A computed fold for a 71-nucleotide RNA from a bacterium, annotated as transfer RNA.
Rfam family: tRNA. From the family's description: Transfer RNA (tRNA) molecules are approximately 80 nucleotides in length.
[in-house]
RNA sequence: GCGGGUAUGGUUCAGUGGUAGAACGCGACCUUCCCAAGGUUGAGACGCGGGUUCGAUUCCCGCUACCCGCU
Numbered sequence: 001g002c003g004g005g006u007a008u009g010g011u012u013c014a015g016u017g018g019u020a021g022a023a024c025g026c027g028a029c030c031u032u033c034c035c036a037a038g039g040u041u042g043a044g045a046c047g048c049g050g051g052u053u054c055g056a057u058u059c060c061c062g063c064u065a066c067c068c069g070c071u
Stems, first nucleotide, its partner, number of pairs: 001070007010024004018054001026042005047063005
């Protein structure tokens, strides 16, 4: 330099053109003499910029970061 892949709560992963989920973690409360465990509940996310569309996390283009391959 060329090609391909990935980017979603704090972490690890789902997901679909029409209100974005789970597990673990975090806060509050209940339970307990205390801790641990358990229960209820809450907060918290679609890498950035454009385009298409009535509507984009999803489709298209570019950028950034990381990973893989080729030279």

The coordinates come from a structure-prediction model, not an experiment, and the mean pLDDT is 82.